[in-house]
Molecule: small-subunit ribosomal RNA
Organism: uncultured prokaryote
C1' cells in the first nucleotide's frame, strides 16, 4: 500500500468481486513427537446411574458395640453453626440491570477494639417405651427426661422511647485451674440494602401515555429514605431533547479488526446481575423469599395394595434428542481454598491431576556430507537433444525425535506427593519408524504434452469448453504452505462505499413548486461584573487479569513471573479569563421607521370599445363549394359558396411589443374608474441588533380533473363517418360531446427547471439595456452612483460540459435531500380527499453492471460543397419468340465438386464420346500406378510373331532380335528389371472459421499514416481543418504548426510527328528488264526495329488577392492543357473466394476413402432465372460484278496449284524450320430484282442420303446436300451497356483442340445522335450535426399474448401466540377482625385474668374460565402484478427531424407497445428572422 471489472478506445461515478487479519469452528485429503492452552455457540429439551454439605461429644439425654474397668469407638435424636458460599447456567432483563462517579435515611453473623455483664428461678418436648392406623411416604394416643433449646424475674455502663414527669428492655453454661463460651453497649473491619448526575441496541409504517396515575397532609409498614401501603386534598406527571409500544439482547473489564477514529462480538479467565421444571407465596435466619429447604397450582415422570406417595444434572462425569458439531458414569484432597471442630479430624465433581480431540499456538523430527556414464525410468522434443536431476544408486558419517534399559527430582519450613517410577541425566541398537495437501488465463508466485469436443465439466469476480483448451480430466513438470494443507461459514479491512477524522446535491443517485412562521441552531460594535463552557496545575478514583516497556523463570517458544507505564473517563479543590455563555450599560454601520418622487401587463371589482369568427334576416347571383399528397364523408338548384347591408351571441386583445416590465412562486397584456399589496431612488431625523435560517404548522400554488348553479361564438378529450394502410382502435379529412368561460367549493400535482434552496461578506474586467439620482458642459452627450435583467470574459472550481461580481468561485450560518440498477415511487398500514388520486413509503427476488461527460467511427427518410454514364439529352438492347451456354429445382445407381446480391449463374471449364472424372454399377491388385531406404536373384531394358480365357484390366503360352557402363579386374562400384520383408507411400477424403501463396471488391475512389512540436487529466486533436484551384491530400495562401513516408502525377509500354542508323524476305523515285519488284539496280519514299528529338499553360488579354489557377486567343505545330489507350491497385474492408491449380498444420482411411479396367452419368427435364446467337425484314432477303484490311498461326502442321463431286469433302500434290511458301476468301460497300405478306423474311423441328474427325460418333460430335418451313409482326411491369475512331454495324485471326463455338482473347473496315444542367435516383469523397448504434441501421429497442419455473401483495376463511380490557373463581400465603372450641410457663388465695393456638369472616393474590378487542405469524380455492429464462407469436411505441420531435403532469380512448385532449419543458433537427457579442 491496492487490483480486476461497464467501453471501440477515454475519463467521471458507481457498485460487486479478490489479495489480510481473526475464529469455541464445521468438512475434504492427510498425519510422527512435545509442551501450553481449549472444547453442546443448537433443545433454559427430557434424564437412568453414582458422586456434587456437612460438621461439632469442648451444650444435653439415651441406645448399641468393645474394654487391660482407667476408658475408647459407634448410631439416631434434642441443641448449635454452616446449608445465602463454592459449582452451574444466560431463559428473562432495554432496567438504576450493568459501566462510572457521587450520597444518606440503614443494616452486617463469624473477626476485630473498649467498657460492663454472666443473678435467681420455671414449665415442657424429641429420643426411648408401651398402644395403634396405613402397601408405602409417614403419622396419632399416652407415659418418662436432659440441655449452651424454651419462658419469667432481678440488674443496667452504654442503649432506646418520651408529653422530659417518666417508662422500656440481656445473659449459658462447659471444662478444671488455664481457658473456651454468653449477654448489653459504642466503634473498627468486612460484606450487604436503598437514593442520585452522566452513558448504555433498531423501529415514527409505535405519538401520544399515565388513576396510585403526580404532588400534600395523616396513618401503617421497612433494617432504612420513599405512593411502598392506606384515607382525605388538589390535578397533576412524562413526551419530537422521542414518552407509549414493538422488535432484540444479560451488562462490563475485555476479544477481533483497524495508521487511528472506529466497527463487530462479550467463548475461555475475572466483577456484577439474573434465573434453578413453569406460575405464585411466604417461613426460618444476620443474610433467602434460598439449584442438591418448605407450602400451593400446573404440565411431564415414576411406585402404587387405587386409598394414597415420590421426583427436578442451567453441580462432576454419564444416556437419550436435536445437530455441520464439542470429550471420561477417571484419581486423589498431597498442594491452593472452603464449611465444621479447642483439636485430632471430617466433609470437598470447588480444586489439583490424569484420559480423548492437529479444535488453537509454540517447538522439533523425518538425516548430513560427498556422488556425472549427467545411470534406469518417466515426460517433452525441431529426433540433435532437453528435463526430472546430485536428485537417486553407491561410498562415508550422525542418533535429535521414538524404541528397549539405568538412575531419580522439586513441588513440602517437622509429617502427608494423586500427579509419577512422571520431568530432567544417561546407556545403547541401526538411517534406522516419520510428508502430505493445495494450487500453475489475469488478478497472483508457477506451463508443457494426451484426451474431450458448449459434452463431460470448471469457475471469487472476469470469464473457460463449438477438433490444435497453458482455465476441463489424467500425465510430467513447476509454485506455495508444511503435520499440515484446502473449502465452507462468520467479523473487521480494503470501503473515504454513512465520509467526527473524510463524501456529496446544474447534467451522474441527490434542492422540498414557492413564501410566511413556531421551536431549534446561528448571530454587529464596545464597557464592566461572573467564571458555565475553555485553558493550566493539584487531589481522589479508574479491581485485578488482558495491550504496552523492561526485567526474570521454564535448554528456546508459546506459557508463566516481578517491576513500570498506561488505562485517552469521571468527581472536586485552585487559578486565568482571550474566545463563546449569563448580567448590566452604551452605540449605529445589519433591520426598521418619517419625509419626498419614480417605474411597472402586480391584485381583486364595475363598466366599457374596436376587429375577427359563427349563426339569423333580407338583397345581389349561379352552379358548384370546401378539404386534400390525392380524394371522399360534408354543404348546396328547397338557392349553397362569394358578396352587401343589418341584427344576436361569446370568447379573446392584432400592431405597440422587446433575452422589456411587475410579482414569492404559479403566474401577468384592449380602455377607463374606485380600492389595494410590494419595490426602487433621494433626503433629514428616529428606534437601537427589533437579525438570517427554519424540523414541524400555515397559506398560495398552471394545466387536467371533481360538485352545484350559470354560460357556450370558436377550438374540441370520447364518439360517428371518409381517406390512407397488409391492417390503422393513429397521423390527414369532415363533423362532434365533456371541456374551454363565469360565480362558489374542492383537489394539490407538473420538464412546479435555472433541472442551480435562504441569508451575508470578499474575489480582474469589456459591452449592451430597464428605473432613478448627481456633476460637468457643447441640451444630448460625457463622467460617476444606487437597484434590476442580458451576453463575453480573466483569476478561480468543475469528469468533463461548463459556471465564472446574478457563481457551479473563496469563506461563514441555517434548513432540504443522497448512498449500485431493476422490483419501485410499487404494495401493506397511517393521513388528507366526493372521487380521480395524493402523501409518507419497504421487503423478498434479480443483475454485474446501470449512469454522467467528451473521443473516434459508422449511421440518419439531417444539412453543406463537390464528382462519377449516377441521373438528365441520346444511341442500341435485355425482359415477349426459337435456339445456344450456365444455374436452381426436380429427377436418378449417379446425375462429381465449388462458385451465391453487387463482386456466384458463356464463371473455375483456353473446349466431358473414351481419356480428361474427381462421381455410380460391376470385375480385379494389397509394399501398392509413383518416391527412398535393406536383402536376394538375374543383366539388362525393350521391340516383335501368333494363339487361348474374359467386357477390360489381367493371366497362361508362343516366334525372332538384342545381352549395359565403370573398372584398381574383387560380383569391387554404378544402373537396370523380379522377388521379399518392414519402415512407408498413396487420398480431387475434412476443416480457406487453423494457414502460406493467388485472386475479387470497394476502386485508379483520394485517400492512409507517421517523426518532432503544440493542445488535452486522457481517449485523442493539430498537421490532413479555413479561403481559392484542380483529375488528384493537386497547388497557392491563411493557420500552433514544422517536416516526412504510402497513395496522387511523372519515370515504364504503345499508338500519333521529325530526325538519325540500319536495308532482307520490305519498298520502287529515278535507269533498264519483266505477265508479275519478275530480275539487275538504288535505300530517297513506304514499311521494319534501335536510338534520339518533340509540348512546358511557354507568350498576349482578361479575370483572381500581385499567388495557384480558370477562359479566351495568337502563333506556331502531328499532337495543347494528365494528347488517345494500357499496365502500375495506398492504408484497410468483406473470418469474401479458393485444402478440386500449388504448398501446408491437424484430423481421418489403410486387402480401402488408396490402385487398375469396362460400362454408365457430368449431355436427364412439368419448370424458374442468368448470360448469348437468330430473327421478326426494304437502311431488308435473294442474285450478279468483284475493289480495299490489319492482327495472327503454321511440321504428328499449314498447304498453292490440278482433276473429281451440286456440297461438306476427295485423290495425287509444289513450296514452306516461314516480312520468302500457305492459312487468305475479307464482309458490309455497289448493281439489279423482290414491294409489306408470316411472305423470295424467319429459320427452329423432323424425314432421308453423305461427308470429316477419331479404336469407337447408340446414350453424346462438327458439316453437307435434298425435302420439311415451327415461333416470331419490335416485346408488360421492369432493366443494361455506351460520350469519339467510342456507340452501333461488318467481316477476320488466334488459344485450348484428334474433332466440336453463337463463349473467350485479339485484329481491321464503315462509322454516329447526345451531354441544358446537378433538383431527383444509385455509389462515393470532405466538412458539419443528431444519436440510447460499435458485430456499428441487416444497428438498438418496446410492449400485450403463448409456455415453464421463482418470489411476492389481495383473498372466504381457518390455526397458533402475545397482549388490553370488562367480570367470575379464587389455592398456599400474609395482613385484619373474630375467635363461643383448645391452652404448660406469668398474674391470683380461688373464680379467673393476660398471652396463645385451631377454627370462622373479610382483603389481597397465582392458575383457570366467560365475553370483547389489539398485534404477530402459519395455511388457503382463487386472483394481481413482479422477476427470470430457448431462437414462440403480433405489431414497431423509443433511440437520426425514428421518419407524426420527444418528455412531465393530468384526462379519456385501445390487443400491445400506444393514440388524441388541455397546459408546460428543451434533456429537439433543419431553414428563416430579430436582438447581442467578437473581429
Nucleotide at each position: 500500500a491496492g487490483a480486476g471489472u461497464u467501453u471501440g478506445a477515454u475519463u467521471c461515478u458507481g457498485g460487486c468481486u479478490c489479495a489480510g487479519a481473526a475464529c469455541g469452528a464445521a468438512c475434504g485429503c492427510u498425519g510422527g513427537c512435545g509442551g501450553c492452552a481449549g472444547g453442546c455457540u443448537u433443545a433454559a429439551c427430557a434424564c437412568a446411574u453414582g458422586c456434587a454439605a456437612g460438621u461439632c461429644g469442648a451444650u444435653c439425654g439415651c441406645c448399641c458395640a468393645c474394654u487391660u474397668c482407667g476408658g475408647u469407638g459407634g448410631g439416631a435424636g434434642c441443641g448449635g453453626c454452616a446449608g445465602a458460599c463454592g459449582g452451574g447456567u444466560g431463559a428473562g432483563u432495554a432496567a438504576c440491570g450493568c459501566g462510572u462517579g457521587g450520597g444518606a435515611a440503614c443494616c452486617u453473623a463469624c473477626c476485630u477494639u473498649a467498657u460492663u455483664c454472666u443473678a435467681c428461678g420455671g414449665a415442657a418436648u424429641a429420643a426411648c417405651a408401651c398402644a395403634g392406623a396405613g402397601a408405602a411416604a409417614u403419622u396419632u394416643g399416652u407415659g418418662c427426661u436432659a440441655a449452651u433449646a424454651c419462658c419469667g424475674u432481678a440488674u443496667a455502663c452504654g442503649c432506646c422511647c418520651u408529653u422530659c414527669g417518666g417508662g422500656g428492655g440481656a445473659a449459658a453454661g462447659a471444662u478444671u485451674u488455664a481457658u473456651c463460651g454468653g449477654a448489653g453497649u459504642a466503634g473498627g473491619a468486612u460484606g450487604g440494602g436503598c437514593c442520585c448526575g452522566c452513558g448504555u441496541u433498531g423501529g415514527a409504517u409505535u405519538a401520544g401515555c399515565u388513576a396510585g396515575u403526580u404532588g400534600g397532609u395523616g396513618g401503617g409498614g421497612u433494617a432504612a429514605c420513599g405512593g411502598c401501603u392506606c384515607a382525605c386534598c388538589a390535578a397533576g406527571g412524562c413526551g419530537a431533547c422521542g414518552a407509549u409500544c414493538u422488535a432484540u439482547a444479560g451488562c462490563u473489564g475485555g476479544u477481533c479488526u483497524g495508521a487511528g477514529a472506529g466497527g463487530a462480538c462479550g467463548a475461555c479467565c475475572a466483577g456484577c446481575c439474573a434465573c434453578a421444571c413453569u406460575g405464585g407465596g411466604a417461613c426460618u435466619g444476620a443474610g433467602a423469599c434460598a439449584c442438591g429447604g418448605c407450602c400451593c397450582a400446573g404440565a411431564c415422570u415414576c411406585c402404587u395394595a387405587c386409598g394414597g406417595g415420590a421426583g427436578g444434572c442451567a453441580g462432576c462425569a454419564g444416556u437419550g434428542g436435536g445437530g455441520a458439531a464439542u470429550a471420561u458414569u477417571g484419581g486423589a484432597c498431597a498442594a491452593u481454598g472452603g464449611g465444621c471442630g479447642c483439636a485430632a479430624g471430617c466433609c470437598u465433581g470447588a480444586u489439583c491431576c490424569a484420559g480423548c480431540c492437529a479444535u488453537g499456538c509454540c517447538g522439533c523430527g523425518u538425516g548430513a556430507g560427498u556422488g556425472a556414464u549427467g545411470a534406469a525410468g518417466g515426460c517433452c522434443u525441431u529426433a540433435g537433444g532437453g528435463u526430472u536431476g546430485u536428485a537417486a544408486a553407491g561410498c562415508u558419517c550422525u542418533u535429535u525425535c521414538a524404541a528397549c534399559g539405568g538412575u531419580g527430582a522439586a513441588g513440602a519450613u517437622a509429617a502427608u506427593g494423586a500427579c509419577g517410577g512422571u520431568a530432567c541425566c544417561u546407556g545403547c541398537a541401526a538411517a534406522a519408524g516419520a510428508a502430505g495437501c493445495c494450487c500453475c488465463g489475469g488478478c497472483u508466485a508457477a506451463c508443457u504434452c494426451c484426451g474431450u469436443g458448449c459434452c463431460a465439466g470448471c469457475a471469487u469476480c472476469c470469464g473457460c469448453g463449438g477438433u490444435a483448451a497453458u482455465a476441463c480430466g489424467g500425465a510430467g513438470g513447476g509454485g506455495g504452505c508444511g503435520a499440515g494443507c484446502g473449502u465452507u461459514g462468520u467479523u473487521c479491512g480494503g470501503a473515504a462505499u454513512u465520509a467526527c477524522u473524510g463524501g456529496g446535491c446544474g447534467u451522474a443517485a441527490a434542492g422540498c413548486g414557492u413564501a410566511c412562521g413556531u421551536a431549534g441552531g446561528c448571530g454587529g460594535a464596545u464597557u464592566a461584573g461572573u467564571a458555565a463552557g475553555u485553558u493550566a496545575g493539584g487531589g481522589g478514583u479508574g479491581a485485578a487479569a488482558u495491550c504496552c516497556c523492561a526485567g526474570g523463570g521454564c535448554u528456546c517458544a508459546a506459557c508463566c513471573c516481578u517491576g513500570g507505564a498506561a488505562c485517552u473517563g469521571c468527581c472536586u479543590c485552585u487559578a486565568a479569563u482571550a474566545c463563546u455563555g449569563c448580567u448590566a450599560g452604551u452605540c449605529u454601520u445589519g433591520a426598521g421607521u418619517u419625509c419626498g418622487a419614480g417605474a411597472g401587463a402586480g391584485g381583486a371589482g364595475a363598466g366599457u370599445g374596436g376587429a375577427a369568427u359563427u349563426c339569423c334576416g333580407a338583397g345581389u347571383g349561379u352552379a358548384g363549394a370546401g378539404g386534400u399528397g390525392a380524394a371522399a364523408u360534408u354543404c348546396g338548384u328547397a338557392g349553397a359558396u362569394a358578396u352587401u347591408c343589418g341584427g344576436a351571441g361569446g370568447a379573446a386583445c392584432a400592431c405597440c411589443a422587446g433575452u422589456g416590465g411587475c410579482g414569492a412562486a404559479g403566474g401577468c397584456g384592449g380602455c377607463u374608474c374606485a380600492c389595494u399589496g410590494g419595490c426602487u431612488c433621494g433626503a433629514u431625523a428616529c428606534u437601537g441588533a427589533c437579525g438570517c435560517u427554519g424540523a414541524g404548522g400555515u397559506a398560495c400554488g398552471a394545466a387536467a380533473g371533481c360538485g352545484u348553479g350559470g354560460g357556450g361564438a370558436g377550438c374540441g378529450a370520447a364518439c360517428a363517418g371518409g381517406a390512407u394502410u397488409a391492417g390503422a382502435u393513429a397521423c390527414c379529412c369532415u363533423g362532434g360531446u365533456a371541456g374551454u368561460c363565469c360565480a362558489c367549493g374542492c383537489c394539490g400535482u407538473a420538464a412546479a427547471c435555472g433541472a442551480u434552496g435562504a441569508a451575508u461578506g470578499c474575489u480582474a474586467g469589456a459591452u449592451g439595456u430597464u428605473g432613478g439620482g448627481c456633476a460637468g458642459c457643447u441640451u444630448g452627450c460625457u463622467g460617476u452612483u444606487c437597484a434590476g435583467u442580458g451576453u463575453c470574459g480573466c483569476a478561480g472550481c468543475u469528469a468533463a460540459c461548463g459556471c465564472a461580481u446574478u457563481a457551479a468561485g473563496c469563506a461563514u450560518u441555517c434548513c432540504g435531500c443522497c448512498u449500485g440498477g431493476g422490483g419501485a415511487g410499487u404494495a401493506c398500514g397511517g393521513u388528507c380527499g366526493c372521487a380521480a388520486g395524493a402523501u409518507u413509503a419497504a421487503a423478498a427476488c434479480u443483475c454485474a453492471a446501470a449512469g454522467g461527460a467528451a473521443u473516434u467511427g459508422a449511421c440518419g427518410g439531417g444539412g453543406g460543397c463537390c464528382c462519377g454514364c449516377a441521373c438528365a439529352a441520346g444511341c442500341g438492347g435485355u425482359g415477349g419468340a426459337g435456339c445456344a451456354u450456365g444455374u436452381g429445382g426436380u429427377u436418378u445407381a449417379a446425375u462429381u465438386c465449388g462458385a451465391a446480391g453487387c463482386a456466384a449463374c458463356g464463371c473455375g471449364c483456353a473446349g466431358a464420346a473414351c481419356c480428361u472424372u474427381a462421381c455410380c454399377a460391376g470385375c480385379c491388385c494389397u509394399u501398392g500406378a509413383c518416391a527412398u531406404a535393406c536383402c536376394a536373384a538375374u543383366c539388362g531394358c525393350g521391340g516383335u510373331u501368333a494363339g487361348u480365357g474374359g467386357a477390360g484390366a489381367c493371366a497362361c503360352u508362343u516366334u525372332c532380335c538384342u545381352u549395359c557402363a565403370g573398372u584398381u579386374c574383387g560380383g569391387c562400384u554404378g544402373g537396370a528389371u523380379u522377388g521379399g520383408a518392414u519402415a512407408c507411400a498413396g487420398g480431387u477424403g475434412c476443416u480457406g472459421c487453423a494457414u502460406g501463396g493467388c485472386u475479387g471488391u470497394c476502386g485508379u475512389c483520394a485517400g492512409c499514416u507517421c517523426g518532432u512540436g503544440u493542445c488535452g487529466u486522457g481517449a485523442g486533436a493539430u498537421g490532413u481543418u479555413g479561403g481559392g484551384u484542380u483529375a488528384a491530400g493537386u497547388c497557392c495562401c491563411g493557420c500552433a504548426a514544422c517536416g516526412a513516408g504510402c497513395g496522387c502525377a511523372a519515370c515504364c509500354c504503345u499508338c500519333a510527328u521529325c530526325c538519325u542508323u540500319a536495308g532482307u524476305u520490305g519498298c520502287c523515285a529515278u535507269c533498264a528488264u519483266u505477265u508479275a519488284g519478275u530480275u539487275g539496280g538504288g535505300c530517297a519514299c513506304u514499311c521494319u526495329a534501335g536510338g534520339g528529338a518533340a509540348a512546358c499553360u511557354g507568350c498576349c488579354g482578361g479575370u483572381g488577392a500581385u499567388a495557384a489557377g480558370c477562359c479566351g486567343g495568337a502563333g506556331g505545330g502531328a499532337a495543347g492543357g494528365u494528347g488517345g489507350g494500357g499496365a502500375u491497385g495506398a492504408c484497410g474492408u468483406c473470418a469474401a473466394g479458393u485444402c478440386c491449380u500449388c504448398a501446408u498444420g491437424g484430423c481421418c482411411c489403410u486387402u480401402a476413402u488408396g490402385g487398375g479396367c469396362u460400362g454408365g452419368g457430368c449431355u436427364a427435364c412439368a419448370c424458374a432465372c442468368g448470360u448469348g446467337c437468330u430473327a421478326c425484314a426494304a437502311u431488308g432477303g435473294c442474285g450478279g460484278c468483284g475493289a480495299c484490311a490489319g492482327u495472327g498461326g503454321g511440321a504428328a502442321g499449314c498447304a498453292a496449284u490440278a482433276g473429281g463431286g451440286c456440297g461438306a469433302c476427295c485423290u495425287g500434290g509444289a513450296g514452306c524450320u516461314a516480312a520468302u511458301c500457305c492459312c487468305c476468301a475479307a464482309a458490309a460497300u455497289c448493281c439489279g430484282u423482290c414491294u409489306c405478306a408470316g411472305u423470295u423474311c424467319g429459320g427452329a423441328u423432323u424425314g432421308u442420303u453423305c461427308u470429316c474427325u477419331g479404336c469407337a460418333a447408340c446414350u453424346c460430335g462438327a458439316g453437307a446436300g435434298c425435302a420439311u418451313g415451327a415461333a416470331g409482326u419490335u416485346g408488360g411491369a421492369a432493366u443494361c451497356g455506351c460520350u469519339a475512331g467510342u456507340a452501333a454495324u461488318c467481316g477476320u485471326g488466334g488459344a485450348u483442340c484428334a474433332g466440336c463455338a453463337u463463349g473467350c482473347c485479339a485484329c481491321g473496315g464503315u462509322g454516329a445522335a447526345u451531354a441544358c444542367g446537378u433538383u431527383c435516383c444509385c455509389g462515393g469523397g470532405c466538412c458539419u450535426u443528431g444519436u440510447a448504434c460499435a458485430c456499428a441501421c441487416c444497428g438498438c429497442c418496446c410492449g400485450u399474448c403463448a409456455c415453464a419455473c421463482c418470489a411476492u401483495g389481495g383473498g372466504a376463511g381457518u390455526u397458533g401466540g402475545u397482549u388490553u380490557u370488562a367480570c367470575c373463581c379464587g389455592a398456599a400465603g400474609a395482613c385484619g377482625g373474630u375467635g363461643u372450641g383448645c391452652u404448660a410457663a406469668c398474674c391470683g388465695c380461688a373464680a379467673g385474668g393476660a398471652g396463645g393456638c385451631a377454627g370462622c369472616c373479610g382483603u389481597c393474590c397465582a392458575c383457570g374460565g366467560u365475553g370483547a378487542g389489539g398485534u404477530c405469524a402459519g395455511c388457503g380455492a382463487c386472483u394481481g402484478g413482479g422477476g427470470u429464462g430457448a431462437a414462440g407469436u403480433c405489431g414497431u411505441a423509443a433511440c437520426a427531424a425514428g421518419g407524426u420531435a420527444g418528455c412531465c403532469g393530468u384526462a379519456g380512448g385501445g390487443g400491445a407497445a400506444c393514440c388524441u385532449g388541455c397546459g408546460g419543458c428543451u434533456g429537439g433537427a433543419u431553414c428563416a428572422c430579430c436582438u447581442c457579442c467578437u473581429u